C1' cells in the first nucleotide's frame, strides 16, 4: 500500500408518520421527522421477486430501504 472486515471519530443517507404538490394506481417530488443503513451511492435497458394499471390477456408502469449481480466510493482499530 491492497484485500477481507467493521471498532473509533468526523461526516453522510433517511423508514413509519405529518404537511404541500404530482399520478387512475403502485408510487414519486419538496419540507418536517428518524426506524434503521458501511454502500440505505448509482444501475428497473442485468436476472429474479413483490406491487399497480389493464380484462386474470397482450402490454405499460412502480419498487435499488426485497434479493442476487454490475459500476463507483469515505474512514482505518482488531
Nucleotide at each position: 500500500g491492497g484485500g477481507u472486515c467493521g471498532a473509533a471519530a468526523g461526516g453522510g443517507c433517511a423508514a413509519a408518520c405529518c404537511c404541500g404538490g404530482g399520478g387512475c394506481g403502485a408510487c414519486c417530488c419538496g419540507g418536517g421527522g428518524g426506524c434503521g443503513c458501511a454502500a440505505a451511492g448509482c444501475c428497473g435497458a442485468c436476472g429474479g421477486g413483490c406491487c399497480u394499471c389493464g380484462a386474470u390477456g397482450a402490454g405499460a408502469g412502480g419498487u435499488g430501504g426485497c434479493c442476487g449481480g454490475g459500476c463507483u466510493g469515505c474512514c482505518g482499530a482488531a
Overview
The RNA shown here (c-di-GMP-I riboswitch aptamer) has 78 nucleotides and comes from Acetothermia bacterium 64_32. The sequence was found by an Rfam model in a public genome assembly.